[in-house]
RNA sequence: GCACUCAUCGGCAAUGGAGUCUGCCGUAAACCGCCCCGUAUUGCAGAGGGGCUGAUGACUCCUACUUCACA
Numbered sequence: 001g002c003a004c005u006c007a008u009c010g011g012c013a014a015u016g017g018a019g020u021c022u023g024c025c026g027u028a029a030a031c032c033g034c035c036c037c038g039u040a041u042u043g044c045a046g047a048g049g050g051g052c053u054g055a056u057g058a059c060u061c062c063u064a065c066u067u068c069a070c071a
Base pairs, nucleotide, nucleotide: 009026010025011024012023013022016062017061018060019059020058021057033052034051035050036049037048
């Protein structure tokens, strides 16, 4: 000096906040939802267009939104 591993720390897991757990990434990366049609095209990816679910990666609570019932 380089590579790998572990610990600590930090970041991330399609819409907000907190706690716990799990996974991933760490000097750039992890991450940036699904379905259908569809340019170029042998084919795939795919510009563009249409449709759909969810405030969680999972659990619990809060907030926002939506529906129903009661006062």
The prediction has a mean pLDDT of 76. The RNA shown here (Fluoride riboswitch aptamer (crcB RNA motif)) has 71 nucleotides and comes from a Desulfobacteraceae bacterium.